The prediction has a mean pLDDT of 75. Bacterial small signal recognition particle RNA from a Planctomycetota bacterium, 97 nucleotides, folded computationally.
RNA sequence: GGUCCGGUCCCAUGCAAUGGGACGAGUUCGAACCGGGUCAGGCCGGGAACGGAGCAGCCCUAAGAGCCACGACCAGGUGCGCGGUGCCCGGACCCAC
Numbered sequence: 001g002g003u004c005c006g007g008u009c010c011c012a013u014g015c016a017a018u019g020g021g022a023c024g025a026g027u028u029c030g031a032a033c034c035g036g037g038u039c040a041g042g043c044c045g046g047g048a049a050c051g052g053a054g055c056a057g058c059c060c061u062a063a064g065a066g067c068c069a070c071g072a073c074c075a076g077g078u079g080c081g082c083g084g085u086g087c088c089c090g091g092a093c094c095c096a097c
Base pairs, nucleotide, nucleotide: 001094002093003092004091005090006089007088009086010084011083013081014080015079016078018075019074020073023071024070026067027066028065029064035060036059037058038057043052044051045050
């Protein structure tokens, strides 16, 4: 000096974890009246049968709010892999002096 191997660093990349907002899914709450359904009581019509409108209550849900270990998104670079150029470090071999 050359080659090879290993390692740190650098770049790129895969998976997992972490953090974040709140996109999707799920779920909860959620309308005195200006949503829907069912409408006790009462009211109205009727001789009656029955019918009508319909408050409260109940149910469903909108706007909205919350939960979230799921699926995505973003973020650093936490862990484990993979590849690449190169400096440096370590080792082996070869060559020259």
Description:
The model forms 96% of the base pairs in the Rfam consensus. Its Rfam family is "Bacterial small signal recognition particle RNA". A reference for the family is Rosenblad et al. (2003), "SRPDB: Signal Recognition Particle Database", Nucleic Acids Res. Rfam links the family to the GO terms signal recognition particle, plasma membrane targeting and SRP-dependent cotranslational protein targeting to membrane, signal sequence recognition. It is annotated as a non-coding RNA gene. From the family's description: The signal recognition particle (SRP) is a universally conserved ribonucleoprotein involved in the co-translational targeting of proteins to membranes. It was read from a public genome assembly, where an Rfam model found it.